[in-house]
RNA sequence: UCCGGGAUGGUGUAGCCGGCAGCACGCUUGGUUUUGGUCCAAGAAGCGGGGGUUCAAAUCCUCCUCCCGGAA
Numbered sequence: 001u002c003c004g005g006g007a008u009g010g011u012g013u014a015g016c017c018g019g020c021a022g023c024a025c026g027c028u029u030g031g032u033u034u035u036g037g038u039c040c041a042a043g044a045a046g047c048g049g050g051g052g053u054u055c056a057a058a059u060c061c062u063c064c065u066c067c068c069g070g071a072a
Base pairs, nucleotide, nucleotide: 001071002070003069004068005067006066007065010025011024012023013022019055027043028042029041030040031039048064049063050062051061052060
């Protein structure tokens, strides 16, 4: 330098034929318990950044940043 893959709550991950952003763990509050754990209920917390297309973008196009792998 070129090619491919990736970036989604605190962590791991699903969702890419465009249409309400899910799951698990963790966290908070309450219940249960003598206490803790387990279990039950409720809650907070997220699409790497800019621009474009569209009624509507995590998803499509484009540029940039970062990570992983390959080629030279």